[in-house]
RNA sequence: CCGUUCCUCACUGGAGAGAGGCCCGUCAUCGAGCGGGUCCACCGAAGGGGCAAGCGGCCGCGCCGUCAUCCGGCAGCCGUCAAUCUCUCAGGUAAAGCGGACAGCGAGGGCAUC
Numbered sequence: 001c002c003g004u005u006c007c008u009c010a011c012u013g014g015a016g017a018g019a020g021g022c023c024c025g026u027c028a029u030c031g032a033g034c035g036g037g038u039c040c041a042c043c044g045a046a047g048g049g050g051c052a053a054g055c056g057g058c059c060g061c062g063c064c065g066u067c068a069u070c071c072g073g074c075a076g077c078c079g080u081c082a083a084u085c086u087c088u089c090a091g092g093u094a095a096a097g098c099g100g101a102c103a104g105c106g107a108g109g110g111c112a113u114c
Base pairs, nucleotide, nucleotide: 003114005112006109007108008107009106011104012103013102018040020039021038022037023036024035025034026033041093042092043091047089048087049086050085054080055079056078057077058076062074063073064072065071
């Protein structure tokens, strides 16, 4: 300096799982719809939590190199460390709507990380 990760904006695509039970409110009444509470059953792709190898450090006779107290390796302990894995806190579970990890296209930011 540039690109990517990253950040912002706009457009497009985008899964899973109960139209659950009971109670209350709304409604002239009933039902439906809507809102709330509670209980059980489920989902994982807002967000959030957890973990591997590797790397770094400590330890050092627990094992090995080895006859050995140096040194080194393994084991052990600590730190760092990922997800679409895992947890299911949060969120979600007919259609519609909203949300949606991630991906594509475009415009901008920016050099902190790679």
Predicted 3D model of a 114-nucleotide RNA (Glycine riboswitch aptamer) from Rhizobacter terrae. Of the family's consensus pairs, 90% are formed in the model.